[in-house]
RNA sequence: CGGGGUGUAGCUUAGUUGGUAAAGCGCAUGGCUGGGGGUCAUGAGACCGUGGGUUCAAGUCCCGCCACCCCGA
Numbered sequence: 001c002g003g004g005g006u007g008u009a010g011c012u013u014a015g016u017u018g019g020u021a022a023a024g025c026g027c028a029u030g031g032c033u034g035g036g037g038g039u040c041a042u043g044a045g046a047c048c049g050u051g052g053g054u055u056c057a058a059g060u061c062c063c064g065c066c067a068c069c070c071c072g073a
Stems, first nucleotide, its partner, number of pairs: 001072007010025004019056001027043006049065005
């Protein structure tokens, strides 16, 4: 320098042909237990790497940039 891939809650991941983001672990509160652990219930938590564009509507499509990984030179 060229090509490819990944970037979504604290962590690990899902998100189908664009239509108002889901789960597990963890966290908070409460029940069961003498307590711990365990288990059950409820709840909080991401605007989706970043800046633009298209669209009535973008995590999803298009362009630039950034970070990380892989291949080639």